[in-house]
RNA sequence: GAAGUGGGCCAGACGAUCGCGGGGCCGUCGCACGGGGUUUGUCCUCGAGCGACGGCCAUGAGGAAAGUCCGGGCUCCAAAGGGCAGGAAGCAGGCUAACGGCCUGGCGGGGUGACCCGACGGAAAGCGCCGCAGAAAAGAAGACUCCCACUGCUCGCCUUGGCGGGUAAGAGAAAAGCUGAAACGGUGGUGUAAGAGACCACCAGCGUCGUGGCAACACGGCGGCUUGGCAAGCCCCUUCCGGAGCAAACGCGAAUAGGAGCGCCAUGGUGUGGCCCGCACUGCGCUCGGGUUGCGCGCUUGAGGCCAGCGGUGACGUUGGUCCUAGAUAAAUGACCGUCCACGACAGAACCCGGCUUAUAAGCCCACUUCGCUU
Numbered sequence: 001g002a003a004g005u006g007g008g009c010c011a012g013a014c015g016a017u018c019g020c021g022g023g024g025c026c027g028u029c030g031c032a033c034g035g036g037g038u039u040u041g042u043c044c045u046c047g048a049g050c051g052a053c054g055g056c057c058a059u060g061a062g063g064a065a066a067g068u069c070c071g072g073g074c075u076c077c078a079a080a081g082g083g084c085a086g087g088a089a090g091c092a093g094g095c096u097a098a099c100g101g102c103c104u105g106g107c108g109g110g111g112u113g114a115c116c117c118g119a120c121g122g123a124a125a126g127c128g129c130c131g132c133a134g135a136a137a138a139g140a141a142g143a144c145u146c147c148c149a150c151u152g153c154u155c156g157c158c159u160u161g162g163c164g165g166g167u168a169a170g171a172g173a174a175a176a177g178c179u180g181a182a183a184c185g186g187u188g189g190u191g192u193a194a195g196a197g198a199c200c201a202c203c204a205g206c207g208u209c210g211u212g213g214c215a216a217c218a219c220g221g222c223g224g225c226u227u228g229g230c231a232a233g234c235c236c237c238u239u240c241c242g243g244a245g246c247a248a249a250c251g252c253g254a255a256u257a258g259g260a261g262c263g264c265c266a267u268g269g270u271g272u273g274g275c276c277c278g279c280a281c282u283g284c285g286c287u288c289g290g291g292u293u294g295c296g297c298g299c300u301u302g303a304g305g306c307c308a309g310c311g312g313u314g315a316c317g318u319u320g321g322u323c324c325u326a327g328a329u330a331a332a333u334g335a336c337c338g339u340c341c342a343c344g345a346c347a348g349a350a351c352c353c354g355g356c357u358u359a360u361a362a363g364c365c366c367a368c369u370u371c372g373c374u375u
Base pairs, nucleotide, nucleotide: 001371002370003369004368005367006366007365008364009363012340013339014338015337017335018334020060021059023057024056025055026054027053028052029051030050031049033047034046035045036044037043062346066357067356069355070354071353072352073351074245075244076243077242086241087240088239089238090237091105092104093103094102095101106120107118108117109116110115121236122235126234127233128230129229130228144177145176147172151168152167153166154165155164156163157162158161185203186202187201188200189199190198204226206223207222208221209220210219211218212217250296251295252294259288260287261286262285263284264283268282269281270280271279272278304323305322306321307320308319309318310317311316341344
């Protein structure tokens, strides 16, 4: 210098004017209340409260406020415990309020490397599936070609029985060919008629023992020689899971409508019906409790941020100091002007918090890797 890898930061800046949200302070006026004084007046004075108006002051979106995908707090309902069903998670150890998150490690895969990725429990519990091709697709299976002992037929040669070839049937065999993602361990050798874990060496896998490690697992010894893949088909195993959500929940409570009880009008009225009985509806007053609009509360100080020390590889924990940083409800956080620059992306809180995922212009910082050049 080039190309990369991991992590972090920022999210146009400054000024002027006008405006919006919720606060604080001051002033004036009003309302209702309390204390004190008093000449008893519709008086004076002080205090805290509420409201209106005016003024001043500081403050007001995010790294994702988003998707609402996980986990928790909080609230109400339900709930002894266990089981079935259903759902979720799934290498190990740890962190945490908790998690499907994070950290460290293991194993597998990718990259020259920094580093990245992982639906990473069980296929000897059982069921199921393995298209096409192929002889055969899972049963100690299968035989299309090839291989081959023995036998029959036949041809040739030597010669009296052999050798060699062809062919048929057939026991053997699973080495070679063929098909396939996959053919019942692999490679090499011994062996054999031909072959084969039949035997041997190494490798892979399985089982077992030892060593190291908390563990996942790694390394080594021994053994019989070997058991296909898919659990991202059902399933099995282990662990976890009650439901609804701030429109939760609670408080104050209007007009009006409706409800319950009591009393009165009342031997009432209306309807049904031919009529009577019956049944239904209907007025006024008082009391009671429930609900709707509305208002308040929940509501923002919290598993909180920043700095430093200590413990830990780390996630994180702990101690000390310091800071307070939106709380609206149809919903504020804006408009415009000037100057400047690298010319400004994605995007807007709605109970709160921890994560994950997705979107994101321009730029900055730190550590590391590979290659090239120079000294």

Predicted 3D model of a 375-nucleotide RNA (Bacterial RNase P class A) from an Atopobiaceae bacterium.
It matches the Rfam family "Bacterial RNase P class A". The family's RNA type in Rfam is ribozyme. Rfam links the family to the GO terms dimeric ribonuclease P complex, tRNA processing and ribonuclease P activity.
The source organism's lineage runs through Bacteria, Bacillati, Actinomycetota, Coriobacteriales and Atopobiaceae.
Model confidence (mean pLDDT): 76 of 100.